RNA sequence: UCCCGAUAAAGCCAACCUUCUCGUGAGAGAAGGACGGAAAGUGGCGGGUCUUUACUCCUCAAAAACAACGAUAAGAUGGCCGAGCUGCCGAA
Repeated sequence: UCCCGAUAAAGCCAACCUUCUCGUGAGAGAAGGACGGAAAGUGGCGGGUCUUUACUCCUCAAAAACAACGAUAAGAUGGCCGAGCUGCCGAA
């Protein structure tokens, strides 16, 4: 130094829930709190999941309209997974 991750030390983050605010929504921010986390640091790149007051396609039919599924578009999630970049400590 790398791998690795202690019943180590010093610190760090904060799920669910409650309150307030923002958003149509998925969700986000703040306070309290502590389920957990060695990348629960970082960026939505790939996949997954989820949302939509959007339009279009499909379904679709003699015609018209609507809804669901799916596709597209726009988003959410890094505490769903993979990969990328970065990083504290040092026992075996």
Molecule: c-di-GMP-I riboswitch aptamer
Organism: Deltaproteobacteria bacterium IMCC39146